Context: one part of a larger RNA
RNA sequence: GCCAACGAGUUACGGUAUGCAGCAAGGUUAAGGUGUUAAGCACCGGAGCCGUAGCGAAAGCGAGUCUUAAGUAGGGCGAAAAUAGUUGUAUGCCGUAGACCCGAAACCGGGUGACCUAUCCAUGAGCAGGUUGAAGCGGAAGUAAAAUUUCGUGGAGGACCGAACCCAUGUCUGUUGAAAAAGGCUGGGAUGACUUGUGGAUAGCGGAGAAAUUCCAAUCGAACUCGGAGAUAGCUGGUUCUCCCCGAAAUAGCUUUAGGGCUAGCCUUAAAGGCAGUGAUACGGAGGUAGAGCACUGAAUGUCCUAGGGGCCCUCACCGGUUACCAAAGACUAUCAAACUCCGAAUGCCGUAAUCAUAACUUUAGGAGUCAGACUAUGGGUGAUAAGAUUCAUAGUCAAAAGGGAAACAGCCCAGACCGUCAGCUAAGGUCCCAAAGUACAGGUUAAGUGGAAAAGGAUGUGGGAUUGCACAGACAACUAGGAUGUUGGCUUAGAAGCAGCCACUCAUUCAAAGAGUGCGUAAUAGCUCACUAGUCGAGUGAUCCUGCGCCGAAAAUUAUCGGGGCUAAAACCUGUCACCGAAGCUACGGCUUGUAUCAAUAGAUACAGGGGUAGGGGAGCAUUCUAUACGGAUUGAAGCUGUACCGUAAGGAGCAGUGGACUGUAUAGAAGAGAGAAUGUUGGC
Numbered sequence: 001g002c003c004a005a006c007g008a009g010u011u012a013c014g015g016u017a018u019g020c021a022g023c024a025a026g027g028u029u030a031a032g033g034u035g036u037u038a039a040g041c042a043c044c045g046g047a048g049c050c051g052u053a054g055c056g057a058a059a060g061c062g063a064g065u066c067u068u069a070a071g072u073a074g075g076g077c078g079a080a081a082a083u084a085g086u087u088g089u090a091u092g093c094c095g096u097a098g099a100c101c102c103g104a105a106a107c108c109g110g111g112u113g114a115c116c117u118a119u120c121c122a123u124g125a126g127c128a129g130g131u132u133g134a135a136g137c138g139g140a141a142g143u144a145a146a147a148u149u150u151c152g153u154g155g156a157g158g159a160c161c162g163a164a165c166c167c168a169u170g171u172c173u174g175u176u177g178a179a180a181a182a183g184g185c186u187g188g189g190a191u192g193a194c195u196u197g198u199g200g201a202u203a204g205c206g207g208a209g210a211a212a213u214u215c216c217a218a219u220c221g222a223a224c225u226c227g228g229a230g231a232u233a234g235c236u237g238g239u240u241c242u243c244c245c246c247g248a249a250a251u252a253g254c255u256u257u258a259g260g261g262c263u264a265g266c267c268u269u270a271a272a273g274g275c276a277g278u279g280a281u282a283c284g285g286a287g288g289u290a291g292a293g294c295a296c297u298g299a300a301u302g303u304c305c306u307a308g309g310g311g312c313c314c315u316c317a318c319c320g321g322u323u324a325c326c327a328a329a330g331a332c333u334a335u336c337a338a339a340c341u342c343c344g345a346a347u348g349c350c351g352u353a354a355u356c357a358u359a360a361c362u363u364u365a366g367g368a369g370u371c372a373g374a375c376u377a378u379g380g381g382u383g384a385u386a387a388g389a390u391u392c393a394u395a396g397u398c399a400a401a402a403g404g405g406a407a408a409c410a411g412c413c414c415a416g417a418c419c420g421u422c423a424g425c426u427a428a429g430g431u432c433c434c435a436a437a438g439u440a441c442a443g444g445u446u447a448a449g450u451g452g453a454a455a456a457g458g459a460u461g462u463g464g465g466a467u468u469g470c471a472c473a474g475a476c477a478a479c480u481a482g483g484a485u486g487u488u489g490g491c492u493u494a495g496a497a498g499c500a501g502c503c504a505c506u507c508a509u510u511c512a513a514a515g516a517g518u519g520c521g522u523a524a525u526a527g528c529u530c531a532c533u534a535g536u537c538g539a540g541u542g543a544u545c546c547u548g549c550g551c552c553g554a555a556a557a558u559u560a561u562c563g564g565g566g567c568u569a570a571a572a573c574c575u576g577u578c579a580c581c582g583a584a585g586c587u588a589c590g591g592c593u594u595g596u597a598u599c600a601a602u603a604g605a606u607a608c609a610g611g612g613g614u615a616g617g618g619g620a621g622c623a624u625u626c627u628a629u630a631c632g633g634a635u636u637g638a639a640g641c642u643g644u645a646c647c648g649u650a651a652g653g654a655g656c657a658g659u660g661g662a663c664u665g666u667a668u669a670g671a672a673g674a675g676a677g678a679a680u681g682u683u684g685g686c
Stems, first nucleotide, its partner, number of pairs: 001686006011097013026050003032044004036039001054061002064077004100238002103235001107228006118202009127192001129161003132157001136153006165189003170185004204220001206216003213222001241621006251264005265370002267367007277358005282352004291343001292341002297337003302332003306327001308326002310323004373398010403414003418591004423587003429581003432565003438578001440577006451567001457552002461549010478536005484509003489503003515530001519528002592611008622675001624672010640659005646653002
């Protein structure tokens, strides 16, 4: 991992609602007893319980009573028109119990452990070999005597090197190991706070600890074992057959509350009510948003005007004058605001009678689930006018929705799947091939593979429109020729001659035209060129603005920003037109089923409207085991198993054949150890 078997809402007692049954102003027996055919029996047994009367704290009174000092008051709770209860049983749910099942870490009590390990006690044992050479002692030297020195002797040491022994520094191997801690090499101690045998001591709210939360039997921030015990688990996982009808929520308030609850909201079932519900049209309302505005509150531009202040002048001072300074108020002008408003929509909201459409709505009672929501669009807040961000509001989809489109793609677009059909029409989206349908039609645009990613910014790309200049008295471009004179203007300067710089109403002459000069150039001149003019040529040529589609801007790691092939008078883009394809949509035909209505009143028939679905509510069934009653089957072969093309909407049910070798079925009721694929499920097998 697979297969098989086992494996989870039960039972008791109360409560409550509903169905059914009995009796009914009553209903009912309990313990116990008697009888018998021994059982789901019959009969006694009225003790008790519920109901028939309430009110009051109570005494108590009573269709009333309580309140009050009191009541022909008021008020509360009752009675009254009349009222239904009770017992049993089934089912739903609740309560108390382990209460659907499995699961803690832990807590408490009684015991068992120091054969591992920690420390201690008693008594024993072990330490090859080599080295160093303390004290002391003796001799000698030395001294007044010492000190001291030296030579021997001696054999000290948590001394040295290094086996046994004890340990474990580094590294390699091992890591489903040879081993639940080892092996190889290397390393530390090795007469000591050494190592070790045997016996003994200390026990869990504890012991021991050269101290590490370390050890106390592969277990230690409190051992193990049995018990309390099915501890508790607002947490995780699991919870077993089928079909039919309806179908949510992820919100509000409160919560030691936030992943839990309670009440409401939203779902379902039953009963009752009765047109109250919803939508559209019309009409009537309240309002201060979008927008707009500056009349208020604030912000804020410039000018004018002008208080006040500052500077300067004057003055002893006062007065006064002036100002390229600051500036209130006022005027004009241009603006801004969620917490501004002289104004002010569209929607939405509330209401009204009528009409039309629809079929909902309310109350009571039983049962729930939901309280983590997601994205998209729009209006806001937070954030950075960031986020697949977060938080509100309105709507949609998903959640709980399959189908078609978007290559693929919960939340986008289209559209809501009862079943069948080798029928038709459409939606979104498409129609060259992959791949169903136009290589469709008409008119334009694009040359960038733009289409098929992007900004500021840039550009004689190209289409359309508008305005304007020049032009057959010849424009634009090109070519030929000229482009002069006073003069090298004046100043400056070494020089300054059109062309370093400064100045100048920048003049004047001759001209077809020619600047006191547009650039290049020179040290300065020179030289080239331009403006300007003539000629040649012969028809358009410049400028500005608006606009369509393109271009650059554009760098990332495999081709990878059309789904691919591929596409250019498109298979791209814009405008228009007609076809076609395209879904579980709609239609056609057949079938099943639910609700309502009518008919019929057991089946059923017809009509209309329905039948996506998680949590969840409701309904109807299938299968398994046992019991009762009735009827059966079976050695001429039961159950079980294997195979199989049959029947039923499903759970399921037959028939036949084989195997098997002794039990078993159908109908109607009843009772449950009553359905497995999941629980890191349990046991067995492979």

This is a predicted structure of a 686-nucleotide part of an RNA (large-subunit ribosomal RNA, domain II) from Marinisporobacter balticus. RNAcentral holds the full RNA, with entries from Rfam. Model confidence (mean pLDDT): 84 of 100.